The part of an RNA shown here (large-subunit ribosomal RNA, domain I) has 542 nucleotides and comes from a Bacteroidia bacterium. The organism belongs to Bacteroidia, within Bacteria. The coordinates come from a structure-prediction model, not an experiment, and the mean pLDDT is 80.

[in-house]
Context: one part of a larger RNA
RNA sequence: AGCGAACGGUGGAUGCCUAGGCUCAGGGAGGCGACGAAGGACGUGAUAAGCUGCGAAAAGCGCGGAGGAGGUGCAAAUAGCCAUUGAUACCGCGAUAUCCGAAUGGGGUAACCCAAUACUUUGAAGGAGUAUUACUCUGCUUAAAGCAGAGGGCAAACCCGGGGAACUGAAACAUCUAAGUACCCGGAGGAAUAGAAAAUAAGACAAUGAUUGCGCAAGUAGUGGCGAGCGAACGCGCAAGAGCCCAAACCGGUUAUGUUUCGGCAUAAUCGGGGUUGUAGGACUGCAACAAUUGACGUAAAGCGAACUGGAAACGUAGUGGAACCUUGUACCGUAGAAGGUGAAAGUCCUGUACAGGCAAGCGAUAACGCCAAUAGCAGUAUCCUGAGUAGCGCGGGACACGAGAAAUCCUGUGUGAAUUAGCGGGGCCCAUCCCGUAAGGCUAAAUACUCCCCUGAGACCGAUAGUGAACCAGUACCGUGAGGGAAAGGUGAAAAGAACCUUGAAUAAAGGAGUGAAAUAGACCCUGAACCCGUUCGCUU
Numbered sequence: 001a002g003c004g005a006a007c008g009g010u011g012g013a014u015g016c017c018u019a020g021g022c023u024c025a026g027g028g029a030g031g032c033g034a035c036g037a038a039g040g041a042c043g044u045g046a047u048a049a050g051c052u053g054c055g056a057a058a059a060g061c062g063c064g065g066a067g068g069a070g071g072u073g074c075a076a077a078u079a080g081c082c083a084u085u086g087a088u089a090c091c092g093c094g095a096u097a098u099c100c101g102a103a104u105g106g107g108g109u110a111a112c113c114c115a116a117u118a119c120u121u122u123g124a125a126g127g128a129g130u131a132u133u134a135c136u137c138u139g140c141u142u143a144a145a146g147c148a149g150a151g152g153g154c155a156a157a158c159c160c161g162g163g164g165a166a167c168u169g170a171a172a173c174a175u176c177u178a179a180g181u182a183c184c185c186g187g188a189g190g191a192a193u194a195g196a197a198a199a200u201a202a203g204a205c206a207a208u209g210a211u212u213g214c215g216c217a218a219g220u221a222g223u224g225g226c227g228a229g230c231g232a233a234c235g236c237g238c239a240a241g242a243g244c245c246c247a248a249a250c251c252g253g254u255u256a257u258g259u260u261u262c263g264g265c266a267u268a269a270u271c272g273g274g275g276u277u278g279u280a281g282g283a284c285u286g287c288a289a290c291a292a293u294u295g296a297c298g299u300a301a302a303g304c305g306a307a308c309u310g311g312a313a314a315c316g317u318a319g320u321g322g323a324a325c326c327u328u329g330u331a332c333c334g335u336a337g338a339a340g341g342u343g344a345a346a347g348u349c350c351u352g353u354a355c356a357g358g359c360a361a362g363c364g365a366u367a368a369c370g371c372c373a374a375u376a377g378c379a380g381u382a383u384c385c386u387g388a389g390u391a392g393c394g395c396g397g398g399a400c401a402c403g404a405g406a407a408a409u410c411c412u413g414u415g416u417g418a419a420u421u422a423g424c425g426g427g428g429c430c431c432a433u434c435c436c437g438u439a440a441g442g443c444u445a446a447a448u449a450c451u452c453c454c455c456u457g458a459g460a461c462c463g464a465u466a467g468u469g470a471a472c473c474a475g476u477a478c479c480g481u482g483a484g485g486g487a488a489a490g491g492u493g494a495a496a497a498g499a500a501c502c503u504u505g506a507a508u509a510a511a512g513g514a515g516u517g518a519a520a521u522a523g524a525c526c527c528u529g530a531a532c533c534c535g536u537u538c539g540c541u542u
Stems, first nucleotide, its partner, number of pairs: 001541009015527001016491002020462002022459007029451002031154002039100003042055003046078001050074002061094005070082003105114003115133007135151006158189001159187005169176001173225001199208002212239005222230002243443003246387001250273010278421001280386004284380004292375004297370003303363002308357003314330002318327002331348002333337001339351003392416008402428001423438005478485002498526001501513004
């Protein structure tokens, strides 16, 4: 030195575990904010660095409820203190709530600086205190002023609108695609959008009847450098179902203006009544009628709803063991044999579970009652009304599955520009017949989308290089001027019983005894403790 064996060191794999995650289901909630948010800074404890809580009233204050013996957070120890005159912990409602931050008196390098006005502080102060003082919009009002209200910011996705790529695919690339996607901006709600037909259809007769979502129709009809691709609708079956209000004609009031023979009349603005549609309707004229239904508001019961309360039944002998929940013997409860804990594996030990009870604030679908409002008929048809820079058209774009195409339909930048119910629009160029509808005003629940968050439950999901980046004081340490990037790190034991005391040692290092413990090769670098690597002893070989 090599090989082998035994025993160690190192190392932290593996096994077991779970305090944390992941993905869902059901229910809730779907907002917070100038009454100052989200998020922070700085403080706050007897001692106090961090986390948590709280705010100069500062691990807290008041009231109400519930609860019943200890308590003073994580977090040990000491001191002091609180508590059956009911503490701590729990629920609800209040009080307080520094400074920054939309930040809003002005400024500013966030958590700081400096003011004005009024009042107070016995006079003064480059002193102190309290209150007010931003901007925009709206309403009232005004000479100016002023008063009142709203907005602003934050927040995970979902929604609507305004803008809007490229990589890529087409095996290159330009129309096209990706895609109206990503991203930016504005806005709203618990949902949003849409929505009560100028609809869909039919072609022998028809028929349907707001919107939304799902299944089919169907990868069909189409569209397309007819390439790559894109890609309906009718209709059928389901979910859910709900319909309404203005403008105008006409009638009346008020105000202003003009005119007047002062009786009025006209115009404009505004308010009230009236009225709302296609089988056209309404005004208007005549006749008839007061029922039923719907809606808003109010009342208030049930119910839901916080902490919380009750809640069955096993013992003894024996065995093993550190410990019984194990084995054994004999029982019991069960509307409870879910689950977790307890020194091993417990229906009957503990917390619970089934079941039952309980209440404040608050909610309160639906139903009831009261009150108010709205809505319906018949006939006549002379006159009046029924949404105008609109519909349509030319040019240029865009949206429609549809790329200008035979291209209907919808939107509109620009230019033009009707009709008025004997009207007008549509039925995929266009025309006729026929059919359907009634534009140029508005509102509308449900079925649908989503989950930052709360509660309950689940998993042929993970089990510490996994699962969130984060099981642990993690968006931390650390890196970067910055935007930003971004870790590693779990396990003594049933219980600290966490090793008194002695010895060696410079020692608060370390080791050896002693002691605890079932175990200390469980000793805090602590369960198990693989491999690589490094040793000690022995054997063999050289």